[in-house]
């Protein structure tokens, strides 16, 4: 230098044909249980804000009524070819 793949809450990881972003698991917080703890069980849990509300899928731009998803450029990481 060429080709391919990946990038989503604190972590792993879903999201069908473009149509509620963050299902599910882990972790965490509170509660319950126990003499106490572990395990189990229940509830809550992306960010900002007193709140109404706003923001968020690596970064930027485009298409569309609507983009994590389609198109273009860039960045990071991995594989591979030279």
């Nucleotide at each position: 230098g060429a080709g391919c793949g990946u990038g989503u809450g604190g972590c792993g990881g879903a999201a069908u044909u473009g149509g509620u972003a963050u299902a599910c698991g882990c972790g965490u917080g509170c509660g319950u249980c126990u003499c106490a703890g572990a395990a189990g069980c229940g509830c809550a849990u992306g960010g900002a804000g007193u709140g109404a509300u706003c923001c968020u899928u690596g970064g930027g731009g485009g298409u569309u009524c609507a983009a994590g998803u389609c198109c273009c450029c860039c960045c990071a990481c991995g594989c591979c070819c030279a």
The RNA shown here (transfer RNA) has 82 nucleotides and comes from Candidatus Yonathbacteria bacterium RIFCSPHIGHO2_01_FULL_44_41. Its mean pLDDT, the model's own confidence on a scale to 100, is 81. The sequence is in RNAcentral, with records from ENA. It matches the Rfam family "tRNA". Rfam classes the family as a transfer RNA. Rfam's curators write: Transfer RNA (tRNA) molecules are approximately 80 nucleotides in length.